A computed fold for a 73-nucleotide RNA from Candidatus Alectryocaccobium stercorigallinarum, annotated as transfer RNA. The RNAcentral record of the sequence draws on ENA.
[in-house]
Order: sequence, then structure tokens, then C1' cells
RNA sequence: GCCGGAAUAGCACAGUCGGUAGUGCACUUCACUCGUAAUGAAGGGGUCGUCAGUUCAAGUCUGAUUUCCGGCU
Repeated sequence: GCCGGAAUAGCACAGUCGGUAGUGCACUUCACUCGUAAUGAAGGGGUCGUCAGUUCAAGUCUGAUUUCCGGCU
């Protein structure tokens, strides 16, 4: 230099053919307990790496770009 893959909540990850952004753990509150843990219930937390484009509508499609991983030279 070229090619491919990844980036979504604090962490690990889902997200179908473009149509309300989710699960587990963690966190907060409540219940239960003499108390704690465990268990159960409820709740908060996201500009979907960034910038543009297409579209009535983009996590999803297109282009550029940043970081990381792998391959080729």
C1' cells in the first nucleotide's frame, strides 16, 4: 500500500426483508429476612464509532473517515 471483518447501555452481546432499539450480568428502589446473601417485582441508563448521501422512514442500504483484529504484498 491492497483486501476482509468488527465498533449498539457500565460489561458481554442480539437485532430477520429498512418500519416503536432489546437480552443477560451489573446499578437503583421495593418485597421477603432478626440481618445479609439468594429469590421475586419495578425502575434508571443509548445521539447504534464519526461525517455525509439515498428514502416517507436507516442500527440495517451507499460513500468517506477513525480505532481495533486478521490476511496479502